[in-house]
Formats: sequence, C1' cells, structure tokens
RNA sequence: CUUAUCGAGAGCGGCGGAGGGACAGGCCCUACGAUGCCGCAGCAACCGGCCCUUUAAGGGUGCUGGUGCUAAGUCCUGCGGGGCUCCGGAAACGGAGACCUGGAAGAUGAG
Repeated sequence: CUUAUCGAGAGCGGCGGAGGGACAGGCCCUACGAUGCCGCAGCAACCGGCCCUUUAAGGGUGCUGGUGCUAAGUCCUGCGGGGCUCCGGAAACGGAGACCUGGAAGAUGAG
C1' cells in the first nucleotide's frame, strides 16, 4: 500500500507500583492495585492442517500449527448526507438532542 472483518465470545494467579482506555473532546477504569510483563486457562476461527461437496468456491472439524483477542459496540462522538423532536425567529434561517446512513481514523488477519 491492497483486501476482508470489527453490536457475538472468552479471566485467574504472580511481579510491579501510577497512571490507563491510539489521537482530541466527552464519558469511564484505577491503591478493593489499573496500564504493562510473565505463567496458566479460555474465546474465536483470519491463515495453515484434516474431512466432505466438488473446480471454484462453499460447508464441517480445535487440530501439540502461525497470529489475534479475553472492561464498556472500535466505550461514544469527530467529516458528509437524510428525515424527526425541541428552542429562538414574522420569515429566511440559526441553535440543541437522539436516530439512520456513507466515509475518515484506528485495530486484527492475509498478501
């Protein structure tokens, strides 16, 4: 850089001692010990293996294989489109909120 997926699932112990959840805002987690590292356990099934159908993919299987993951929807929002509700206004229009949707960014796999 390309491509697929991201509302499901799965935690205990040891070390250690103050920040952490990518970034910004929000909102959370955290001395009842977070983040991190290690061990064991587990989840899932992207790649690999095996089996079946069958030629080009599909289905099944957790396999002493390679990764990944085990707070909160990728924690929410971020840029755009849509209608809805409320507020202000004579109107044009402006503001706020939640929702739907496309994207951006990020994460993971494969190349």

Predicted 3D model of a 111-nucleotide RNA (SAM riboswitch aptamer (S box leader)) from a soil metagenome. The model forms 97% of the base pairs in the Rfam consensus.